[in-house]
A computed fold for a 72-nucleotide RNA from Binatus sp. (SeqCode), annotated as transfer RNA. It matches the Rfam family "tRNA". Rfam's curators write: Transfer RNA (tRNA) molecules are approximately 80 nucleotides in length. By type it is a transfer RNA. Rfam links the family to the GO term triplet codon-amino acid adaptor activity.
RNA sequence: GCUCCGCUAGCUCAAUGGUAGAGCAUCGGCCUUUUAAGCCGGUGGUUCCGAGUUCGAGUCUCGGGCGGGGCA
Numbered sequence: 001g002c003u004c005c006g007c008u009a010g011c012u013c014a015a016u017g018g019u020a021g022a023g024c025a026u027c028g029g030c031c032u033u034u035u036a037a038g039c040c041g042g043u044g045g046u047u048c049c050g051a052g053u054u055c056g057a058g059u060c061u062c063g064g065g066c067g068g069g070g071c072a
Stems, first nucleotide, its partner, number of pairs: 001071007010024004018055001026042005048064005
């Protein structure tokens, strides 16, 4: 230099172009003599950034950033 893949909650990951979710973590409650475990519930999102296509974009297209793989 060329090329491919990834980027979504604090972490690990889902989501057919049609209301962004789960597990863990965290917070509250129940249970327990207490803690842990278990059970119930809640909070938490500029979907890496910008633009485009579309009635509608996490998803498609283009550019950029960061990380990783391959080739030279």